About this RNA
Predicted 3D model of RNase P RNA and transfer RNA as a complex of 467 nucleotides.

[in-house]
RNA sequence: UAAGUAAACCGGGUGAUCGCUCUAUGUCUUGUGCAUAGGGAGGAAAGUCCGAGCUCCACCGAGCGAGGUGCUGGGUAAUACCCAGGAGGGGCGACCCUACGGAAAGUGCCACAGAAACAUACCGCCAAAGGCUGGUAAGCCAUGGCAAGGGUGAAAUGGUGAGGUAAGAGCUCACCAGCAGCCAGGUGACUGGCUGGCUGGGCAAACCCCACCUGGAGUAAGACCAAACAGAGGGCGAUUGAGGUGCUCGGCCGAUGCCCAGGGUAGGUCGCUUGACCUUGAUGGUAACAUCAAGGCUAGAUGAAUGGUCACCACCCUGAUACCACCUAAAUCUUUGAUUUGGGUGGGAAAUUCAGGGUACAGAACUCGGCUUACAGGUUUGCUUACCCC
RNA sequence: GGCGCAUUCGUCUAGUGGCCUAGGACACCGCCCUCUCAAGGCGGAGAUCGCGGGUUCGAAUCCCGCAUGCGCUACCA
Numbered sequence: 001u002a003a004g005u006a007a008a009c010c011g012g013g014u015g016a017u018c019g020c021u022c023u024a025u026g027u028c029u030u031g032u033g034c035a036u037a038g039g040g041a042g043g044a045a046a047g048u049c050c051g052a053g054c055u056c057c058a059c060c061g062a063g064c065g066a067g068g069u070g071c072u073g074g075g076u077a078a079u080a081c082c083c084a085g086g087a088g089g090g091g092c093g094a095c096c097c098u099a100c101g102g103a104a105a106g107u108g109c110c111a112c113a114g115a116a117a118c119a120u121a122c123c124g125c126c127a128a129a130g131g132c133u134g135g136u137a138a139g140c141c142a143u144g145g146c147a148a149g150g151g152u153g154a155a156a157u158g159g160u161g162a163g164g165u166a167a168g169a170g171c172u173c174a175c176c177a178g179c180a181g182c183c184a185g186g187u188g189a190c191u192g193g194c195u196g197g198c199u200g201g202g203c204a205a206a207c208c209c210c211a212c213c214u215g216g217a218g219u220a221a222g223a224c225c226a227a228a229c230a231g232a233g234g235g236c237g238a239u240u241g242a243g244g245u246g247c248u249c250g251g252c253c254g255a256u257g258c259c260c261a262g263g264g265u266a267g268g269u270c271g272c273u274u275g276a277c278c279u280u281g282a283u284g285g286u287a288a289c290a291u292c293a294a295g296g297c298u299a300g301a302u303g304a305a306u307g308g309u310c311a312c313c314a315c316c317c318u319g320a321u322a323c324c325a326c327c328u329a330a331a332u333c334u335u336u337g338a339u340u341u342g343g344g345u346g347g348g349a350a351a352u353u354c355a356g357g358g359u360a361c362a363g364a365a366c367u368c369g370g371c372u373u374a375c376a377g378g379u380u381u382g383c384u385u386a387c388c389c390c
Numbered sequence: 391g392g393c394g395c396a397u398u399c400g401u402c403u404a405g406u407g408g409c410c411u412a413g414g415a416c417a418c419c420g421c422c423c424u425c426u427c428a429a430g431g432c433g434g435a436g437a438u439c440g441c442g443g444g445u446u447c448g449a450a451u452c453c454c455g456c457a458u459g460c461g462c463u464a465c466c467a
Base pairs, nucleotide, nucleotide: 001386002385003384004383005382006381007380008379009378010377012313013312014311015310016309017308018307020040021039022038023037024036025035026034027033028031042361046372047371049370050369051368052367053366054218055217056216057215059251060250061249062248063247064246066214067213068212069211070210071085072084073083074082075081086100087098088097089096090095101209102208106207107206108203109202110201122150123149124146125145126144127143130141131140132139133138158176159175160174161173162172163171177199179196180195181194182193183192184191185190222270223269224268225267233260234259235258236257243253244252263466264465265464277296278295279294280293281292282291283290284289314359315358316357317356318355319354320353323347324346325345326344327343328342329341330340331339332338333337391463392462393461394460395459396458397457400416401415402414403413408447418434419433420432421431422430440456441455442454443453444452
């Protein structure tokens, strides 16, 4: 310098002016008035995918069902999140990715092709042992052995090599992969070593098994006030009990009850923002995180506020100027060339000026912790690889 | 705001891992029939199954993410 990788952060600024909303204070003509002062969107406020707080379903227990998670250890209020580690995979590397329990518990599926898709022989190989022919070599056959080779397929029962054999085969051996047992290390996933018999197809984002977790609904939850309508209808239900938030059972509660159809209202207050909060520091921990101390208060709207315009600046894009290279014409003189000017073509890295355009994704709606997705442009730091220079 | 569901030819739909480069109806196009039109008959075209990843030998179908559309949801007696 180029390419890359990991992480953190910003994501327009200043001023003027016209507004919106909330809070406090003041004021009167008491209106959601006016004046003054102050607060007023995000890293994702989004998707609503997980997990909680909070509220209601009166409560408790058992079984069934349903759903979720899925290497190990830790963190946390909790999680499908985070941290650290293991294994597998990718990359030269920094580093990245993984729905990563179980297929020798059972059931199911594996289309087409193929003999066979889980226990089978289509083409093949063999004739040692038995029989026949033959002088031998050899040939043929009932029967039998084999799974090496061919072929099919996504997948065909460990792989390579050597020995061995009638032909073959873990039949034997060496190395490799896998499995089981033992020993050692580690909290553990797992790793290393030794021994053994040789080997059991794939799919669990198919049912399922194993381990662990989960009651349901959601701030339109829910509490209070006010207003309005027929003070009207149907069904079920009193101890042989309607109903009681997945279903069943048991306990318990339980009648001004439950369900249906129909009617009315479309107002206000609370919930609502001080919280698993933020900043800084110290300590413990590899880290996530925890503890302690000090300081801080940072939107609260509800047909739904947080904005519009102008000026300057910043940044980006496009074009021109300027610049560079080449071609070409004319003029000049220091005349086998050089310079200047004009025209054309191409480039346009950095810097300057001018003109025009643009400034991403998006917008709180009860509140937090995460995940996922969208995002113009920019800043910083660590590390890796390649090349060049000292 | 909260919760739930759906997406397959132009339209309505079937499909529930392979026989699906996806079947049917209406609509469309051509031919036949008819004096002509309709009806009828025969034939044809028309879908990368909303989009992007993953699991699997194989995905419209199973899983994840995104997009679009639709429905329900207040209080009082």
It holds a member of the Rfam family "Bacterial RNase P class A". It is annotated as a ribozyme.